[in-house]
RNA sequence: AUGCCUUACACAUGCAAGUCGAACGGUAACGCGGGGCAACCUGGCGACGAGUGGCGAACGGGUGAGUAAUACAUCGGAACGUGCCCAGUAGUGGGGGAUAGCCCGGCGAAAGCCGGAUUAAUACCGCAUACGACCUACGGGUGAAAGCGGGGGAUCGCAAGACCUCGCGCUAUUGGAGCGGCCGAUGUCGGAUUAGCUAGUUGGUGGGGUAAAAGCCUACCAAGGCUACGAUCCGUAGCUGGUCUGAGAGGACGACCAGCCACACUGGGACUGAGACACGGCCCAGACUCCUACGGGAGGCAGCAGUGGGGAAUUUUGGACAAUGGGCGCAAGCCUGAUCCAGCCAUGCCGCGUGCGGGAAGAAGGCCUUCGGGUUGUAAACCGCUUUUGUCAGGGAAGAAACGGUUUGGGUUAAUAACUCGGACUAAUGACGGUACCUGAAGAAUAAGCACCGGCUAACUACGUGCCAGCAGCCGCGGUAAUACGUAGGGUGCAAGCGUUAAUCGGAAUUACUGGGCGUAAAGCGUGCGCAGGCGGCUUUGCAAGACAGAUGUGAAAUCCCCGGGCUCAACCUGGGAACUGCAUUUGUGACUGCAUCGCUGGAGUGCGGCAGAGGGGGAUGGAAUUCCGCGUGUAGCAGUGAAAUGCGUAGAUAUCAGGAGGAACACCGGUGGCGAAGGCGGCUUCCUGGACCAAUACUGACGCUGAGGCGCGAAGGCGUGGGGAGCAAACAGGAUUAGAUACCCUGGUAGUCCACGCAGUAAACUGUGAACACUAGGUGUAGCGGGUAUUGACCCCUGCUGUGCCGAAGCUAACGCAUUAAGUGUUCCGCCUGGGAAGUACGGUCGCAAGGCUAAAACUCAAAGGAAUUGACGGGGGCCCGCACAAGCGGUGGAGCAUGUGGUUUAAUUCGACGCAACGCGAAGAACCUUACCUGGGUUUGACAUCCCGGGAAUCCCCUGGAAACAGGGGAGUGCCCUUCGGGGAGCCCGGAGACAGGUGCUGCAUGGCUGUCGUCAGCUCGUGUCGUGAGAUGUUGGGUUAAGUCCCGCAACGAGCGCAACCCCUGUCUUUAGUUACCAUCAUUCAGUUGGGGACUCUAAAGAUACUGCCCCGGUCAACGGGGAGGAAGGUGGGGAUGACGUCAAGUCCUCAUGGCCUUUAUGCCCAGGGCUACGCACGUGCUACAAUGGGCUGUACAAAGGGUUGCAAGCCCGCGAGGGUAAGCCAAUCCCAGAAAGCAGCUCGUAGUUCGGAUUGGAGUCUGCAACUCGACUCCAUGAAGCUGGAAUCGCUAGUAAUCGUGGAUCAGCACGCCACGGUGAAUACGUUCCCGGGCCUUGUACACACCGCCCGUCACACCAUGAGAGUUGGUUGUACCAGAAGUUGUCGGACUAACCCGCAAGGGGAGUAGGCACCUAAGGUAUGGCUGAUGAUUGGGGUGAAGUCGUAACAAGGUA
Repeated sequence: AUGCCUUACACAUGCAAGUCGAACGGUAACGCGGGGCAACCUGGCGACGAGUGGCGAACGGGUGAGUAAUACAUCGGAACGUGCCCAGUAGUGGGGGAUAGCCCGGCGAAAGCCGGAUUAAUACCGCAUACGACCUACGGGUGAAAGCGGGGGAUCGCAAGACCUCGCGCUAUUGGAGCGGCCGAUGUCGGAUUAGCUAGUUGGUGGGGUAAAAGCCUACCAAGGCUACGAUCCGUAGCUGGUCUGAGAGGACGACCAGCCACACUGGGACUGAGACACGGCCCAGACUCCUACGGGAGGCAGCAGUGGGGAAUUUUGGACAAUGGGCGCAAGCCUGAUCCAGCCAUGCCGCGUGCGGGAAGAAGGCCUUCGGGUUGUAAACCGCUUUUGUCAGGGAAGAAACGGUUUGGGUUAAUAACUCGGACUAAUGACGGUACCUGAAGAAUAAGCACCGGCUAACUACGUGCCAGCAGCCGCGGUAAUACGUAGGGUGCAAGCGUUAAUCGGAAUUACUGGGCGUAAAGCGUGCGCAGGCGGCUUUGCAAGACAGAUGUGAAAUCCCCGGGCUCAACCUGGGAACUGCAUUUGUGACUGCAUCGCUGGAGUGCGGCAGAGGGGGAUGGAAUUCCGCGUGUAGCAGUGAAAUGCGUAGAUAUCAGGAGGAACACCGGUGGCGAAGGCGGCUUCCUGGACCAAUACUGACGCUGAGGCGCGAAGGCGUGGGGAGCAAACAGGAUUAGAUACCCUGGUAGUCCACGCAGUAAACUGUGAACACUAGGUGUAGCGGGUAUUGACCCCUGCUGUGCCGAAGCUAACGCAUUAAGUGUUCCGCCUGGGAAGUACGGUCGCAAGGCUAAAACUCAAAGGAAUUGACGGGGGCCCGCACAAGCGGUGGAGCAUGUGGUUUAAUUCGACGCAACGCGAAGAACCUUACCUGGGUUUGACAUCCCGGGAAUCCCCUGGAAACAGGGGAGUGCCCUUCGGGGAGCCCGGAGACAGGUGCUGCAUGGCUGUCGUCAGCUCGUGUCGUGAGAUGUUGGGUUAAGUCCCGCAACGAGCGCAACCCCUGUCUUUAGUUACCAUCAUUCAGUUGGGGACUCUAAAGAUACUGCCCCGGUCAACGGGGAGGAAGGUGGGGAUGACGUCAAGUCCUCAUGGCCUUUAUGCCCAGGGCUACGCACGUGCUACAAUGGGCUGUACAAAGGGUUGCAAGCCCGCGAGGGUAAGCCAAUCCCAGAAAGCAGCUCGUAGUUCGGAUUGGAGUCUGCAACUCGACUCCAUGAAGCUGGAAUCGCUAGUAAUCGUGGAUCAGCACGCCACGGUGAAUACGUUCCCGGGCCUUGUACACACCGCCCGUCACACCAUGAGAGUUGGUUGUACCAGAAGUUGUCGGACUAACCCGCAAGGGGAGUAGGCACCUAAGGUAUGGCUGAUGAUUGGGGUGAAGUCGUAACAAGGUA
């Protein structure tokens, strides 16, 4: 300083408008005085209830319902009123009759009312007078007043008083001030899905009416008035100064304060009055509340407090009239919820405090930790100091000088009274207030919270939780290591506040006036003509509307700004200035716009002469082709497709010859050629007709451009009526295809396509680019018409205008691109856009025969939708190239039996891992126990294992009992090594004990290291500098060749470099040299035997070298790289093989090799033991072995390897056994000995196509070997048995040469166990035309709506849930119109027969006049009836729409998306 923004919802109680005795009659209450003995009486006095009368109550205070103009703001205007106030003028004389109160009587519950008697006035009414005033026929006529109080010298009067004077009043009138009423102009929200509105409506005349102009009212007459510059209607809203925001322009708002308006329970009405149609007045109607004796009454807080209700939400039933102001009054004074103060609320703004200085053992505690420490933190404690605020005590302002009193001067007056003005002095008056402020005392004492800490945005760690709980303004966090949740510690920011929510402006140039856009992002009407409107060439003169300049008035105050002043500062208050960007009046200027006017020819148009053209409409006509018809010839097919079928055809098709009918369309020419506004227009010819262009020239004289509404034209398809109908062909039918196929393909086929007339009015109606004009480098085509030069003429060449293309400069653009035919630079006008979806939909309107068109939303929902370009990836896109990728071949798998692995199932357990290629004879180079991780049972707890401490003992060995063993219990033997001061100590080992700890094949390979697989031994992946691009990025790395290769060469805005390729390494192939034992043996000797002597040639061994490089020749190629051929050579174009694996991909595999973070476990998820399991078995799959036989099986004989292994071993030889093997035993630590017989092969015999002399499973019996132990569960041998299987469906694998195929041999593991794995040699092929196709890969290019990257993305129906919305038989409210009924109160008019004091006539009676009650008439509120419009809510049912983590069906779109 502010404080019901919501219910203008309802209100209990108190207060908020009274005052005047100096207008009046009076005296209910109080006090004083007087009288009275007292009771009491007495208006005499102060005063005063009620009443008459006056003034006020129309101000002040509240609220914002209504109101889009009877309002407000600004500026003007004329036909008005005005109490109190100011100034002036003239008056204020003389009468009358009533009536409240009081008294009496009556009615009523009350409110209140009635009757009678009496009475006053500044109440009321005449008369007189009339300066002004009003009316007038200009002669005249009309109309006023009130008294009250103070003082008083003379005069009069008994007194009252007269009289004089002053003051206040009163009457009439003039003027002023201020206030109010009325009129005009301009401005003032949204909706056109509101386009027409209006009968008192617009104007006139007469009359009425008002304070006043006016259809304000009425009668008649005329037919006007408003409206696209938005009338009418609907919605919303008090307006303004100003407030908030903003650089401004603007945008939003209208609390407090100030001006205006409107309202006062709702609606209507008047009365009184200067002023009201009246917040705290009246009447009526209605709703509501209250009282009641039921007859009847009373009320209106949107005044101040307060209550209930509503609401997220807004205060005390306070004090005072002390100040300021208001009403009344002469005044004192009274009244004043206006106002001034106080109270409540951190609601806002401002200021202040919660202490200051020192203080490191960096205390304790907390938190974190890499365990060292860090941090909280000088923070605390502790020491010293200060005392704002608060507490207590004392002092203590300003706001208060007017009125009043005393005195003095002036005015007035006869007056020194009174009254009044000024000066001096002076008493009293404070709600706030226990005030502000000052002084003193004690004492750090009385005083800190809130939000945040992922980015935006300043500030980080731990624990808990585990897509849960939760957070979130946007992006987004959370699924076991969360700086994002919760808590804690720490930190950051603000601070008596902090944060949230709601709202406004800003940022947002995101409605763009300042200051945007429209080729592709949203956006150019399909196209033209054209009314209104907007804009408009050169020139003369005039006017002065716009414009510009000056002056004047106004633009209230407050606010904002500037300079001062006052509260200790500030907020705040206050003085002055500036400003208020506006409006009006006036003066001037004449460039520009405008208006008028004299002219001009450049814009525009017209005439004359040419010229091109599918420009339009009508008529006539032509040939080719398709189809059909009849005849002929002719015979079995035709047609159609990826392949077929339906269909046609022996009743003669198709084919073919000639003839006929009919309709539609016009090959070639034909062309980014032409014409037209666009749609569109194509045989030839004719008639009618529009426009363009060119050249020269004459004429008109701005006639122009654009164009909201409006009016034409407007492809295809569609509709109507009538024709026509050959071909084609929606719908439809059939045949195919397919999982399906309401499609794509095929055979038919009706509307339609064609003509005439009418409708329709839309298209990707596209140049996605509105129209017109001007300007701004070029180059090159093409169409039309010209000009120049030269020529006989025509070309060539140069050049102009009009059209139509391409390429490009500057410039523009987000980029792509556009670029004299602009998307460049400018001007004018029109149309359109403002996130995506809902939706071009609903409703309404309008057009249409219909279909539908045009116009055109919202709720709700999302955080994107979109453009251009980039890099990838992908394509049932393209090009080039490679690979046992296909093809050509050879051999397999898939069928059988068995072996082995896996899945599944089973089980107490069948331990675990591996899952497309890249899991599945894989980890496992070897599960009977062990292994072993699994199960059952038995045991154990510092532990089977490591380190540290204490005690005891050497270690060690042997025996007994129980037990399945582990283990438990008991006994015996035994004393070492080093040092020694001889007590002992130390090292090592064992036993016992305590705790730190050990242990875990427990979890997480999606926390990790390491290692590995894979693309792939594919040729790629990158960097520096430079250059290009706004940028992402590009270039280099692309291109032409070439290669196994980004290998090399050439070219090039690139030049270089790195990781990969290649080479360097190993084996192998040839040779040389060196060296010869255990290897070798040509020559010499010797033997059964290279056995021995000998040799060093050969083979071989193992070390060092050599060789191959396109080096040479020819050809091709760019004089290149390189390729083809050849010579020589053991080898020829990387000779063959191996090792070697770029950047990266797969969250690939492994926590069970190892290592390791975190979690879990600790008498167990650790450790020990026995037994079992990993070996199960209806089944499925992978990988193998053996086969199915004669290129074979069996038997006999016989030849030739390589590479390995061997002392816990390999084992010769001999003996035994049919055999596995056993016994015995030489040799060998190996070029020496052994394993060790190689096998296929070769030679011979047999079998004869059969489930066999093939095949060997299975089973029975008997054995051998290893081992503690072969039951579950080993291998092998012998005898017997003799299963399936006769070459294997769909499908699928390997291999390009010493390879495939085939044959055997060895090794690791290992006690034993091999069809697996690794290695070795023997024999030893076939084929490759070629790159169309399948798979994988590389490079370039293209498309993309993909980027988790095609195992991608994504569409629609259906089903379910929720949400908003449209339609809907209707139902129910609100609001408004029209017609009618009825009509309260009330004004006005009229009647007024009833009634009445004032005035008039009359002596009176009475009458008149005037008035009133009452009646009637018009108008009219609420009300009623009927019928419309608009709008809200609701409604069975229904339509589409949106959203939803996994639903169903298909696959429409994105790649040529598989039918663009």
This is a predicted structure of a 1460-nucleotide RNA (small-subunit ribosomal RNA) from a metagenome. The sequence is in RNAcentral, with records from SILVA. The coordinates come from a structure-prediction model, not an experiment, and the mean pLDDT is 85.